[in-house]
Context: one part of a larger RNA
Molecule: large-subunit ribosomal RNA, domain I
Organism: Ruaniaceae bacterium KH17
RNA sequence: CGUACGGUGGAUGCCUUGGCACUAAGAGCCGAAGAAGGACGUUGUAACCUGCGAAAUGCCUCGGGAAGUUGGUAAACGAACUGUGAUCCGAGGGUGUCCGAAUGGGGAAACCUGGCCAGAGUCAUGUCUGGUUACCGCCGCCUGAAUAUAUAGGGCGUCGGAGGUAACGAGGGGAAGUGAAACAUCUCAGUACCCUCAGGAAAAGAUAUUCCGUUAGUAGUGGCGAGCGAAAGCGGAUCAGGCCAAACCGGUUGUGUGUGAUAGCUGACAGGCGUUGCGCAGCCGGGGUAGUGGGACAUAUUCGACCUCCUCUGUCAGGGAGGUGCGGAGUAAGAAAGUUGUUGUGUAGUCGAACGAUCUGGGAAGGUCGGCCAUAGCGGGUGAUAGCCCCGUAGACGAAACGCGACAACCUCCGUUGAAUGUGCACCCAAGUAGCACGGGGCCCGUGAAAUCCCGUGUGAAUCUGCCACGACCACGUGGUAAGCCUAAAUACUACUUAGUGACCGAUAGCGAAUAGUACCGUGAGGGAAUGGUGAAAAGUACCCCGGGAGGGGAGUGAAAUAGUACCUGAAACCGUGCGCUU
Numbered sequence: 001c002g003u004a005c006g007g008u009g010g011a012u013g014c015c016u017u018g019g020c021a022c023u024a025a026g027a028g029c030c031g032a033a034g035a036a037g038g039a040c041g042u043u044g045u046a047a048c049c050u051g052c053g054a055a056a057u058g059c060c061u062c063g064g065g066a067a068g069u070u071g072g073u074a075a076a077c078g079a080a081c082u083g084u085g086a087u088c089c090g091a092g093g094g095u096g097u098c099c100g101a102a103u104g105g106g107g108a109a110a111c112c113u114g115g116c117c118a119g120a121g122u123c124a125u126g127u128c129u130g131g132u133u134a135c136c137g138c139c140g141c142c143u144g145a146a147u148a149u150a151u152a153g154g155g156c157g158u159c160g161g162a163g164g165u166a167a168c169g170a171g172g173g174g175a176a177g178u179g180a181a182a183c184a185u186c187u188c189a190g191u192a193c194c195c196u197c198a199g200g201a202a203a204a205g206a207u208a209u210u211c212c213g214u215u216a217g218u219a220g221u222g223g224c225g226a227g228c229g230a231a232a233g234c235g236g237a238u239c240a241g242g243c244c245a246a247a248c249c250g251g252u253u254g255u256g257u258g259u260g261a262u263a264g265c266u267g268a269c270a271g272g273c274g275u276u277g278c279g280c281a282g283c284c285g286g287g288g289u290a291g292u293g294g295g296a297c298a299u300a301u302u303c304g305a306c307c308u309c310c311u312c313u314g315u316c317a318g319g320g321a322g323g324u325g326c327g328g329a330g331u332a333a334g335a336a337a338g339u340u341g342u343u344g345u346g347u348a349g350u351c352g353a354a355c356g357a358u359c360u361g362g363g364a365a366g367g368u369c370g371g372c373c374a375u376a377g378c379g380g381g382u383g384a385u386a387g388c389c390c391c392g393u394a395g396a397c398g399a400a401a402c403g404c405g406a407c408a409a410c411c412u413c414c415g416u417u418g419a420a421u422g423u424g425c426a427c428c429c430a431a432g433u434a435g436c437a438c439g440g441g442g443c444c445c446g447u448g449a450a451a452u453c454c455c456g457u458g459u460g461a462a463u464c465u466g467c468c469a470c471g472a473c474c475a476c477g478u479g480g481u482a483a484g485c486c487u488a489a490a491u492a493c494u495a496c497u498u499a500g501u502g503a504c505c506g507a508u509a510g511c512g513a514a515u516a517g518u519a520c521c522g523u524g525a526g527g528g529a530a531u532g533g534u535g536a537a538a539a540g541u542a543c544c545c546c547g548g549g550a551g552g553g554g555a556g557u558g559a560a561a562u563a564g565u566a567c568c569u570g571a572a573a574c575c576g577u578g579c580g581c582u583u
């Protein structure tokens, strides 16, 4: 050096308990009735995980289900439970130590220590058990200083808040690396990040608004560099509209003013009353809500149920309240709570077709032969590859209890003197607002000719013969009606539940994690692994021998032991032994 046989090592192949991405549906919050997250306990037997909480691997009730059971690593021993239905699965209750917003006070979290009320125990004290006792805010009541009325302050009571939570949302703040091949305007980007707050969506929204596609990388903007970058329109998704302020009327409270019967008490006639009046302000009720302008007020016409009561008294006319009937609407806005019934659905489950022989083999689901089922030949398991062995699958069925949805009835609300039209009148139509000046922000728009939108400082209108917009500004024309509020759906997201899918991974991959934020590192913030595979079944090698043991040789199990728990396959580097060749 070659070759053969081994050792070491753990690549490769095959596998999957674990991951990754997504789809459809559900759910979209938990918490002072003590959450999220923990500490410590808890099983007959040490530890860890899971469950649970001194009623502690569990208690009660109601359902399901069935013959075994006392959770897992994980056997063994012991002691029990169970057809009077256990274990197990579901629904509803009970218990729920200590910490934690943590809330009687304190505190170095899981500890220490009070007051008051009720109870247990003791001769009595010590002791124990249950309850209560934090702070802040709205509202109500009581009390109450300087200071007379008051107010501040104090107290009591009801209700609420506090903390947690993956992403999505709104608001308040707000970078830099980078790009511009340097860099300052610009860009990155209103991004990351911080704070506050909310909902199942949020925000926005009545001329509705929103989302998707297109318009379009267009119009624009831009050290006209880098770059940034619309809208109208069109096509779709989804569709829903309401309520106030004001004018005016009535009531009430306060305040100013007013006369001696003059104002007033709905009108006419007669009688009666006597500040009830008028002005202003606040509150309450009615009225009213729009751009072909609308409304108020006055007046005229048309339509349209009845009864009772009131309106200082009587008659007539007019006005108001209540009821029956009729009509309309409703818990997502426009007021707001449910009850019952029917039905669907969810949280356990139930039924569910059809195969034998033979051959090989350790083993049949494989080969051969002959059958069968199929609204079921998705999938998984079973000693190799099973429609007919098992679990299932298609299909059909099922709820005492609790939840969700739909519908109906009850129920509730509104209208029933309101609607339409004509005429008149010129009362109202959101003010420190719009606009303007200056300084900024945001819009495709970087101050530009810079409109529109939003802030800060100052100034400061008009009320429909008004005001705003139509990209400076003016005229004409056209469109709209600001300065109040509410509003579902189409849209965004997925910590979580169920079902499913994959030209996704297969143990250096796939999540960091085949489970672990563990071991370990760090004072700390924080950083952060690795480890899968015997066999169909432990049948895990009784017994003998060598050895102190480790380990081995027989024997035995098994299809196989070069499958022996350093266990499937078992590459290479590396290390040996035999043989051959060579120096």
Base pairs, nucleotide, nucleotide: 001580002579003578004577005576006575007574013568014533015532018505019504020502021501022500023499024498025497026496027494028493029164030163037099038098039097040053041052042051044077045076047073048072049071059093060092061091062090063089064088068081069080070079104113105112106111114133115132116131117130118129119128120127135161136160137159139157140156141155142154143153168199169197170196171195172194173193179186183223210237211236212235213234214233220228221227241486242485243484248286249285250284251283252282253281254280255279256278257277263276264273265272266317267316268315269314270313271312291464293429294428295427297424298423299422300421301420302419303418305324306323307322308321309320310319311318325416326415327414328413329412330411338410339409340408341407342406343405344404345403346402347401349397350396351395355370356369357368358367359366371388372387373377379391380390381389435459436458437457438456439455440454441453445471466481467480468479469478470477520527521526540567543554544553545552546551